The part of an RNA shown here (small-subunit ribosomal RNA, 3' major domain) has 465 nucleotides and comes from a metagenome. The prediction has a mean pLDDT of 81. RNAcentral holds the full RNA, with entries from SILVA. Its Rfam family is "Bacterial small subunit ribosomal RNA".
Context: one part of a larger RNA
RNA sequence: UGACGGGGGCCCGCACAAGCAGCGGAGCGUGUGGUUUAAUUCGAUGCAACACGAAGAACCUUACCAGGACUUGACAUGACGGAAGUAGUGAAGCGAAAGCCUAACAACCUGUUGAGUCAGGAGCCGCCACAGGUGCUGCAUGGCUGUCGUCAGCUCGUGCCGUGAGGUGUCGGGUUAAGUCCCAUAACGAGCGUAACCCCUGUUGCUAGUUAAAUUCUCUAGCGAGACUGCCCCGCAAAACGGGGAGGAAGGCGGGGAUGACGUCAAGUCAGCAUGGCCUUUAUGUUCUGGGCCACACACACGCCACAAUGGUUGGUACAACAGGAUGCAAUGGAGCGAUCCGGAGCAAAUCCCUAAAACCAAUCUCAGUUCGGAUUGUAGGCUGCAAUUCGCCUGCAUGAAGCCGGAGUUGCUAGUAACUGCAUAUCAGCAUGGUGCAGUGAAUACGUUCUCGGGCCUUGUACA
Numbered sequence: 001u002g003a004c005g006g007g008g009g010c011c012c013g014c015a016c017a018a019g020c021a022g023c024g025g026a027g028c029g030u031g032u033g034g035u036u037u038a039a040u041u042c043g044a045u046g047c048a049a050c051a052c053g054a055a056g057a058a059c060c061u062u063a064c065c066a067g068g069a070c071u072u073g074a075c076a077u078g079a080c081g082g083a084a085g086u087a088g089u090g091a092a093g094c095g096a097a098a099g100c101c102u103a104a105c106a107a108c109c110u111g112u113u114g115a116g117u118c119a120g121g122a123g124c125c126g127c128c129a130c131a132g133g134u135g136c137u138g139c140a141u142g143g144c145u146g147u148c149g150u151c152a153g154c155u156c157g158u159g160c161c162g163u164g165a166g167g168u169g170u171c172g173g174g175u176u177a178a179g180u181c182c183c184a185u186a187a188c189g190a191g192c193g194u195a196a197c198c199c200c201u202g203u204u205g206c207u208a209g210u211u212a213a214a215u216u217c218u219c220u221a222g223c224g225a226g227a228c229u230g231c232c233c234c235g236c237a238a239a240a241c242g243g244g245g246a247g248g249a250a251g252g253c254g255g256g257g258a259u260g261a262c263g264u265c266a267a268g269u270c271a272g273c274a275u276g277g278c279c280u281u282u283a284u285g286u287u288c289u290g291g292g293c294c295a296c297a298c299a300c301a302c303g304c305c306a307c308a309a310u311g312g313u314u315g316g317u318a319c320a321a322c323a324g325g326a327u328g329c330a331a332u333g334g335a336g337c338g339a340u341c342c343g344g345a346g347c348a349a350a351u352c353c354c355u356a357a358a359a360c361c362a363a364u365c366u367c368a369g370u371u372c373g374g375a376u377u378g379u380a381g382g383c384u385g386c387a388a389u390u391c392g393c394c395u396g397c398a399u400g401a402a403g404c405c406g407g408a409g410u411u412g413c414u415a416g417u418a419a420c421u422g423c424a425u426a427u428c429a430g431c432a433u434g435g436u437g438c439a440g441u442g443a444a445u446a447c448g449u450u451c452u453c454g455g456g457c458c459u460u461g462u463a464c465a
Stems, first nucleotide, its partner, number of pairs: 001465002003462003007459007015449002019413005027304007034296002042053002064291007073130001077129002080126003088105002093100002108121004132280002135278003141274002143269003146265001148263001153192006159168003172183003198257004203225007228251001231245005307406001311365006324353002328347002333342003372403001377398007419441007
C1' cells in the first nucleotide's frame, strides 16, 4: 500500500421488512447430470452452466456410429507433360445411393481455314508442389463476450511531505442518483468514468403529405417551443441543497432505452471467424445410404397446464397495437362437425390481406374427483415434404390418469409495474409451452434499516501478500 475480520462508524440496492403472484407436491414440454448405447457428436458447470451456443436435429443440417465408395481429392494456386469427337448433356444396364459403364447429341473464347482445318486459351487426363482436418492446446494468442456494476470509482502533471516503499490531491463539514455540487484545505489543475450530447414516449406550434368523403381533427415525418429549482415561502451561519406552494400536459434525473472507467476471475469461446505450435495425409480428409443427436430404474434446473363457482359449458355481442406479405399475404363465396380443401377479388401495400382474447349480456351446471382437470391410449382424417416407422404438426370420435393449492426452502416485482388476456414476428418446406416485441384489463404494499445478501467511503487490528 492492499486484502481480510463472527472490529467500529456512515450510506445505498426488491437486500431485508410490508404486500401481490409464484416455484418446491401432480401431469406434460425443454435443458442438464447420470445410466445405457455401435453412436447416444461437441462445448457451457456457484453467483456469472442447465428453453445456454441452437433465430427452430425426419433427409440436409451433422461435427457421432455401421456399412459402401474416392485419393491432387468436394475447394484454391502454380509448374511439367498428354489426349482430339475434347468439355458438357446423357437413353438403356448394374447399384441402397454415391458412383461405374457406354449408344446418341454436342459446345465456348482469340487468331486462322473452303472445312469443329490448324495453333493457343478455357475445360479434361496424368504427375508434382500442395489442398483438406468441427483433430489437440482458450494455460501460446487476436477478436468478441460474461461478471463485479451503470457500482462511483480509477488515475495523471506540477508542487509539497517522507531516507524509502509511498502519501497529499481523492481527507474533513454538509449535500447528491453520482469523486454531484458547495464550504474548508499544501495543494493547484487535468484526464478516463458520472452527468449531458443520441433514440423512443407524454403537451403544443409550424411545414409537407400518399391513403382517405376530409384545407380542421386523428395520423405519418421533418423542424421548432416547453422544465431551468425559472417564480413565491420556509430551513441550513452562508452556499450547495432540502421541504412546501403556484402555474403547468409534464417538477425537481418526468418515464423508458442505448451507452459499461482502471481493472478482477490464467472466467468463456481454437466448434462463428482469425491465428502460433503440435498431430494427421489411400486418412483424423472427401462422399453416399441407413441409424444416432429423440434412448430411460433415477436426480436437478427453467417453463406450460391444472387442481375449479372471481369458475366450466353454450349462445349473443364490442374494442387494439407492434410487425409481416410475391415460390408471398389472401378477402367475399362454396364444401366439410373440424383440421382443411375448392376457387381466387385485391395487394410489391397508411390503399389489399393477415386481425384479437380476456371483458360485457343471457342461459345452464350447484361443490362432486364433478359438465373440474386434461395426461395416456385406440381409431378415422387433414397439412408440409422425395420421404412423417425410428422421429413432425393439426382435427374429429372414443378413452378419461395424477391432481382438492403443495415440507424444508426459494424466485420475481415499487405503477401503467406485478398479475391476468390475447396478438405479431425472427428462425422456418413443416414444427414454439422457448426468444424478441406489441397492445387490452389492471392492483396491493413500503412503519422502517435491528437482522440476511451484495456494494461504496472513512477508521481500527493483523503471525496474511